[in-house]
RNA sequence: GCCCCGUUGGUGCAGCGGCCCAGCACGCCAGCCUUUCAAGCUGGAGAUCACGGGUUCGAAUCCCGUACGGGGUACCA
Numbered sequence: 001g002c003c004c005c006g007u008u009g010g011u012g013c014a015g016c017g018g019c020c021c022a023g024c025a026c027g028c029c030a031g032c033c034u035u036u037c038a039a040g041c042u043g044g045a046g047a048u049c050a051c052g053g054g055u056u057c058g059a060a061u062c063c064c065g066u067a068c069g070g071g072g073u074a075c076c077a
Base pairs, nucleotide, nucleotide: 001073002072003071004070005069006068007067010026011025012024013023018057028044029043030042031041032040050066051065052064053063054062
C1' cells in the first nucleotide's frame, strides 16, 4: 500500500429496514426491607447508535467516504 472485520449509556453486550425518540446485565442515585451492612425488592437518571453524506415513505440496521481499533497480506535494493 491492498483486503477483511469492528465502533451502541460509566463497563460488558443485544439489535440484522417499521414491533426502537433503542433493550439486558453490572455499576450509579433514591426508596423499601434489615438493629446495621451485604443480599433482595421497587423506582429513577444515564446512549447526537464514532463522524459526514447517500438510498428509502421509513436507517442503529443498507451503500459510500473519513476517523479510530483489530486481523490478514505484499514490498522492503

Transfer RNA from a Chloroflexota bacterium, 77 nucleotides, folded computationally.
The prediction has a mean pLDDT of 81.
The sequence was found in a public genome assembly.
Its Rfam family is "tRNA". By type it is a transfer RNA.